The RNA shown here (transfer RNA) has 74 nucleotides and comes from a Parvularculaceae bacterium. Its Rfam family is "tRNA". Rfam links the family to the GO term triplet codon-amino acid adaptor activity.

RNA sequence: GCACCGGUAGCUCAGUUGGAUAGAGCGCAUGGCUACGAACCAUGAGGUCGGGAGUUCGAAUCUUCCCCGGUGCG
Numbered sequence: 001g002c003a004c005c006g007g008u009a010g011c012u013c014a015g016u017u018g019g020a021u022a023g024a025g026c027g028c029a030u031g032g033c034u035a036c037g038a039a040c041c042a043u044g045a046g047g048u049c050g051g052g053a054g055u056u057c058g059a060a061u062c063u064u065c066c067c068c069g070g071u072g073c074g
Base pairs, nucleotide, nucleotide: 001073002072003071004070005069006068007067010026011025012024013023019057028044029043030042031041032040050066051065052064053063054062
């Protein structure tokens, strides 16, 4: 340099064919339970979906450029 894969919550990830309020587990906060904790139960907070531009009534999803990580080839 070329090709491919990936980037979504603090962490690990799902989101398939463009559709209605973007989710799960863990973690975190508050409350319950307990002699106190852990465990368990309930509730909640937390996201400009890597960045820009474009297409569309509508984009995490499609197109394009760039950034970051990985693999292969030269």

The sequence was found in a public genome assembly.